Source information
Predicted 3D model of a 481-nucleotide part of an RNA (small-subunit ribosomal RNA, 3' major domain) from an uncultured bacterium. The coordinates come from a structure-prediction model, not an experiment, and the mean pLDDT is 83.
[in-house]
Context: one part of a larger RNA
RNA sequence: UGACGGGGGCCCGCACAAGCGGUGGAGUAUGUGGCUUAAUUCGAUGCAACGCGAAGAACCUUACCAGGCCUUGACAUGCAUUUCUAAGCGGGUGAAAGCCCGUGAGUCCCGAAAGGGACAACUUGCACAGGUGCUGCAUGGCUGUCGUCAGCUCGUGUCGUGAGAUGUUGGGUUAAGUCCCGCAACGAGCGCAACCCCUGUGAACUGUUGCCACCGGUCGCAAGACCGAGCACUCUGUUCAGACUGCCCUGUGAAACGGGGAGGAAGGUGGGGACGACGUCAAGUCAGUAUGGCCCUUACGGCCUGGGCUGCACACGUACUACAAUGGUGGUGACAGUGGGCAGCGAGACAGCGAUGUCGAGCUAAUCUCCAAAAGCCAUCUCAGUUCGGAUUGCACUCUGCAACUCGAGUGCAUGAAGUUGGAAUCGCUAGUAAUCGCGGAUCAGCAUGCCGCGGUGAAUACGUUCCCGGGCCUUGUACA
Numbered sequence: 001u002g003a004c005g006g007g008g009g010c011c012c013g014c015a016c017a018a019g020c021g022g023u024g025g026a027g028u029a030u031g032u033g034g035c036u037u038a039a040u041u042c043g044a045u046g047c048a049a050c051g052c053g054a055a056g057a058a059c060c061u062u063a064c065c066a067g068g069c070c071u072u073g074a075c076a077u078g079c080a081u082u083u084c085u086a087a088g089c090g091g092g093u094g095a096a097a098g099c100c101c102g103u104g105a106g107u108c109c110c111g112a113a114a115g116g117g118a119c120a121a122c123u124u125g126c127a128c129a130g131g132u133g134c135u136g137c138a139u140g141g142c143u144g145u146c147g148u149c150a151g152c153u154c155g156u157g158u159c160g161u162g163a164g165a166u167g168u169u170g171g172g173u174u175a176a177g178u179c180c181c182g183c184a185a186c187g188a189g190c191g192c193a194a195c196c197c198c199u200g201u202g203a204a205c206u207g208u209u210g211c212c213a214c215c216g217g218u219c220g221c222a223a224g225a226c227c228g229a230g231c232a233c234u235c236u237g238u239u240c241a242g243a244c245u246g247c248c249c250u251g252u253g254a255a256a257c258g259g260g261g262a263g264g265a266a267g268g269u270g271g272g273g274a275c276g277a278c279g280u281c282a283a284g285u286c287a288g289u290a291u292g293g294c295c296c297u298u299a300c301g302g303c304c305u306g307g308g309c310u311g312c313a314c315a316c317g318u319a320c321u322a323c324a325a326u327g328g329u330g331g332u333g334a335c336a337g338u339g340g341g342c343a344g345c346g347a348g349a350c351a352g353c354g355a356u357g358u359c360g361a362g363c364u365a366a367u368c369u370c371c372a373a374a375a376g377c378c379a380u381c382u383c384a385g386u387u388c389g390g391a392u393u394g395c396a397c398u399c400u401g402c403a404a405c406u407c408g409a410g411u412g413c414a415u416g417a418a419g420u421u422g423g424a425a426u427c428g429c430u431a432g433u434a435a436u437c438g439c440g441g442a443u444c445a446g447c448a449u450g451c452c453g454c455g456g457u458g459a460a461u462a463c464g465u466u467c468c469c470g471g472g473c474c475u476u477g478u479a480c481a
Base pairs, nucleotide, nucleotide: 001481002480003478004477005476007475008474009473010472011471012470013469015465016464019429020428021427022426023425026321027320028319029318030317031316032315033314034312035311042053043052064307065306066305067304068303069302070301073128077127078126079125080124083121088103089102090101091100092099093098106119107118108117109116110115130296131295133294134293135292139290141285142284143283144281146279151190152189153188154187155186156185157166158165159164170181171180172179196273197272198271199270201241202240203239204238205237207235210231211230215228216227217226218225219224244267247261248260249259250258251257323422327381328380329379330378331377332376339370340369341368344363345362348359349358350357351356388419393414394413395412396411397410398409399408435457436456437455438454439453440452441451
């Protein structure tokens, strides 16, 4: 100087407390451990691994296993060499890959032609290719984490023999090393904040594909629809304005700042995002890519078929669905937003109980389309393993795709398991949040309870900081570095 303390002081955080909803019990989905296996590819492992890499394992993917094959190779460059053997087409064998046979023969230049030369392709040979083989403890790059915590440093000066100290401590204050005051310090840098984006209010401009108040016309009993006209309103988008403790009162010796109020769409950082200091964990990644070293080279490389990654006594994590009446079922029925769409989205009509099929308008989209649910209203069920719950299984189908046996999703009928609110323990959340309801997208032929987004409905509680956890500053002890 640090680190540590079941030392002290001050302070903060959904850290506790106050609340709401869960997990832990059940079934299923998914990941992991373990076991099994020819293989169940590899990595990730306290927080910070475990719906993680994987934004989608039937083949492919695929790295694993078995078998069948290839050896200058699936791919790159160069040198030498062989020839017309290439591409394409046809045949044999085969599970395919491969192997074998036949046919076939390009481009340019010189030349009248014959022919010659060059290139391409091929054969063979050599350099080499190739390796998801090892080392993340040789590395780059990127990332997680402490932590969006308020810290981490430097120059000059001063103090100290020196390591170092001071500044950065102190008194206030703040979300903040934020600001003020003081002070042997005076300044500065990286962080904080602001500058950036979205959202909340208004204005100007914009006016189609958006809008429809007034006006005219057509249809209609009316509601309303369409056309014209229009850009008021909504909205799209661009540019501005607006919030700064600016104003008033008040607390403190003063300042910074705090408390209250006015005006205002918004008030003291308005809400959200992006943004992550010096560093820590030899943290993670050689399997995203790059890369040193080591290793393989008729194989640790390459191709193919089939299998495996989907196994199942068991254990754990994360989710979904429930156990019901704030509910189930039947009927009725209103209202979004983000986004996507041409090998696509598909209105509408018809067929089918349905998944879906057939025909197919419109739309390369503010134009057409995908496109709501919970809520509300009416009826019924009456506390039961039930009209709860839907696992499991049987039969019959639909769709995608060479192909759904291992191993896809969906539909109908039948079947109707566990489960009556969950031990010890444990998680999230402070407001348009939790809870709850649906919708969209990426990946994608097909496959979503996961992920990333979107809107609808919409709470309760916070006395407080003694305690648990993590963190910041000062101080103290130390046999630790």